[in-house]
Molecule: transfer RNA
Organism: Trichonephila inaurata madagascariensis
RNA sequence: UGGUGUAUAGCUCAGUAGUAGAGCAUUCGACUGCAGGUCGAGAGGUCCCCGGUUCAAAUCCGGGUACUCCCA
Numbered sequence: 001u002g003g004u005g006u007a008u009a010g011c012u013c014a015g016u017a018g019u020a021g022a023g024c025a026u027u028c029g030a031c032u033g034c035a036g037g038u039c040g041a042g043a044g045g046u047c048c049c050c051g052g053u054u055c056a057a058a059u060c061c062g063g064g065u066a067c068u069c070c071c072a
Stems, first nucleotide, its partner, number of pairs: 002070002005067003010024004018055001026042006048064005
């Protein structure tokens, strides 16, 4: 320099163009001598950035950034 893949909650990751989700973590409550554990409820998001297509974009298209891998 060329090519591939990835970017979504604090962490690990789902998500077929139509209300953004799960597990763990975290907060509150119930159960109890305490802790742990179980159960219930809640909070937590500029879907990496900019633009385009569309009635509608996390999803499709273009460009950029960061990281991974491959070739030289």